[in-house]
RNA sequence: UCAUUAUCGACGCUGAGUUUUCUUUUGAGAAAAACGGGGGAACCAAGUACCAUGGGGUGAAUCGACAGGCAGCCUGCUGCACGUCGUAGGGCGAAUUCUCACUGCCCGAAUCCGACAGCUAACCUCGUAAGCGAAGUGGGAAGGAUAG
Numbered sequence: 001u002c003a004u005u006a007u008c009g010a011c012g013c014u015g016a017g018u019u020u021u022c023u024u025u026u027g028a029g030a031a032a033a034a035c036g037g038g039g040g041a042a043c044c045a046a047g048u049a050c051c052a053u054g055g056g057g058u059g060a061a062u063c064g065a066c067a068g069g070c071a072g073c074c075u076g077c078u079g080c081a082c083g084u085c086g087u088a089g090g091g092c093g094a095a096u097u098c099u100c101a102c103u104g105c106c107c108g109a110a111u112c113c114g115a116c117a118g119c120u121a122a123c124c125u126c127g128u129a130a131g132c133g134a135a136g137u138g139g140g141a142a143g144g145a146u147a148g
């Protein structure tokens, strides 16, 4: 000097997931504020028949094409898992915040309820995680600091 690993601290990113108070056997418990989610009237919406398919929530995470694998039976359709390429949508890019244009990189998952929920005032109720490490340009607005 470089790389890797561990611990502590600071700064920052996705996200609602932060702050404070009291008690304590110092393991933790309780409460409040703040932010976020669910249920829940009127009005409105929906409202019928057949086949297949249950339906719904959190979340940006939907939808499609292609190639094959397995299963089913309606023999060309359906379902399941997986791969590639796109995509609705979403995030980051010198770090005070917001916003516009161009531009680079990335995500486009997972999971919960359990036959059941449209919207929804009052009201009821739940959550306070988890995972990470950024390095473009120009314009506008607000705010702050320093100097004179």
Base pairs, nucleotide, nucleotide: 011133012132013131014130018033019032020031021030022029023028034128035127036126037125038124039123044118054116055113056112057111058110063086064085065084066083069080070079071078072077073076089107090106091105092104093103096142097141098140099139100138101137102136
Predicted 3D model of a 148-nucleotide RNA (c-di-AMP riboswitch aptamer (ydaO/yuaA leader)) from Paenibacillus rigui.
The coordinates come from a structure-prediction model, not an experiment, and the mean pLDDT is 75.